[in-house]
RNA sequence: GCUCCGAUAGCUCAGUUGGUAGAGCAGCGGCCUUUUAAGCCGUAGGUCCUGGGUUCGAGUCCCAGUCGGGGCACCA
Repeated sequence: GCUCCGAUAGCUCAGUUGGUAGAGCAGCGGCCUUUUAAGCCGUAGGUCCUGGGUUCGAGUCCCAGUCGGGGCACCA
């Protein structure tokens, strides 16, 4: 330098054909229990990496960029 994959809640990750953004864990409140723990119920939490474009409508499609990871090439 080229190329592929990834970026979504605090963490780990889903998200179908473009049509109201979700789960587990963690947090908070409560219940229960022999205490911690475990269990049960409830609750809060999101610029969907950034900027543009297409569209009535974009997490999803297109373009450029940033960051992370893999592969290839170059290295007299």

This is a predicted structure of a 76-nucleotide RNA (transfer RNA) from a Gemmatimonadaceae bacterium. Model confidence (mean pLDDT): 80 of 100. The organism belongs to Gemmatimonadaceae, within Bacteria.